Model confidence (mean pLDDT): 82 of 100.
A computed fold for a 72-nucleotide RNA from Rhodococcus quanlei, annotated as transfer RNA.
NCBI's taxonomy places the organism under Bacteria, Bacillati, Actinomycetes, Nocardiaceae, Rhodococcus.
């Protein structure tokens, strides 16, 4: 240099054209003589960047960034 994949919450990862989610974590309350644990609840994204299609985009094209992996 080519080629494949991958990038969504603080972590790991769902969603494959139509209200952005789950589990872990972190907070609050319970509940304890206190903590753990278990139980309710809240909060947290510019879906890597810019751009086209489209009524309508995480999602489809295009091209950049980061990364892993093949391969010369």
């Nucleotide at each position: 240099g080519g080629g494949u994949c991958a990038g969504u919450a603080g972590c790991u990862c769902a969603g494959c054209g139509g209200u952005a989610g789950a589990g872990c974590a972190a907070c609050c309350g319970u509940c304890u003589c206190c903590a753990a644990a278990g139980c309710c609840g809240u909060g947290a994204g510019u879906c890597g960047g810019u751009g086209g299609u489209u009524c309508g985009a995480a999602u489809c094209c295009a091209u950049c960034c980061u990364g892993a992996c093949c391969u010369g």
The RNAcentral record of the sequence draws on ENA. Its Rfam family is "tRNA". It is annotated as a transfer RNA.